[in-house]
This is a predicted structure of a 77-nucleotide RNA (transfer RNA) from a Candidatus Acetothermia bacterium.
The prediction has a mean pLDDT of 82.
The sequence was found in a public genome assembly.
The organism belongs to Candidatus Bipolaricaulota, within Bacteria.
RNA sequence: AGGGACGUAGCUCAGCCUGGCAGAGCACCAGCCUGUGGAGCUGGCCGCCGCGGGUUCAAAUCCCGUCGUCCCUCCCA
Numbered sequence: 001a002g003g004g005a006c007g008u009a010g011c012u013c014a015g016c017c018u019g020g021c022a023g024a025g026c027a028c029c030a031g032c033c034u035g036u037g038g039a040g041c042u043g044g045c046c047g048c049c050g051c052g053g054g055u056u057c058a059a060a061u062c063c064c065g066u067c068g069u070c071c072c073u074c075c076c077a
Base pairs, nucleotide, nucleotide: 001073002072003071004070005069006068007067010026011025012024013023020057028044029043030042031041032040050066051065052064053063054062
């Protein structure tokens, strides 16, 4: 210098291809249960979908730019 993958809840990740109400597990909070705690059961909280822009009635999803992490190739030593 060129190319590729990844970025979504506190954590681990689905969903993206083929646009149509943002999800799961764990964690956390409350209640039930329990002598206390844990486990179990029930309910609840948690998001500018990395960032900016575009297309569209509608974008996590398509397009452009950009940032970060990782990988591959090339050049020099």